c-di-GMP-I riboswitch aptamer from Halanaerobium saccharolyticum, 96 nucleotides, folded computationally.
Rfam family: c-di-GMP-I riboswitch aptamer. Gene Ontology term of the family: cyclic-di-GMP binding.
Of the family's consensus pairs, 95% are formed in the model.
RNA sequence: UCACGAAAAAGGUAACCUUUGAGCGAAAGCUAAAGGGCGCAAAGCUCUGGAGCCUAAGAUCACUUUUUUGUUGAUUAUGGCUGCCUGGCUGCCGAA
Numbered sequence: 001u002c003a004c005g006a007a008a009a010a011g012g013u014a015a016c017c018u019u020u021g022a023g024c025g026a027a028a029g030c031u032a033a034a035g036g037g038c039g040c041a042a043a044g045c046u047c048u049g050g051a052g053c054c055u056a057a058g059a060u061c062a063c064u065u066u067u068u069u070g071u072u073g074a075u076u077a078u079g080g081c082u083g084c085c086u087g088g089c090u091g092c093c094g095a096a
Stems, first nucleotide, its partner, number of pairs: 004094002012040002016036005022031003038083001044089003049085002051082004058076005063070001
């Protein structure tokens, strides 16, 4: 240096639950702190790569209404999430 990853050490991260606070958003969701904590060696960052999931403001269609209506239904991401996959970049420790 490459590879590998321990019933090692230090540090990191945090699904989910509980508590507290305010703000953004139509919603989904996002942002702060504390406690516990399944897990993780990339579960760090990133892709105008893919996949899955959530939401449906707006739009379209249907329904309703004499028309201008709507506590209605369906479809739809331009809104989001991923601790799913792939690629790129970076990175702690050091037993076999």
It was read from a public genome assembly, where an Rfam model found it.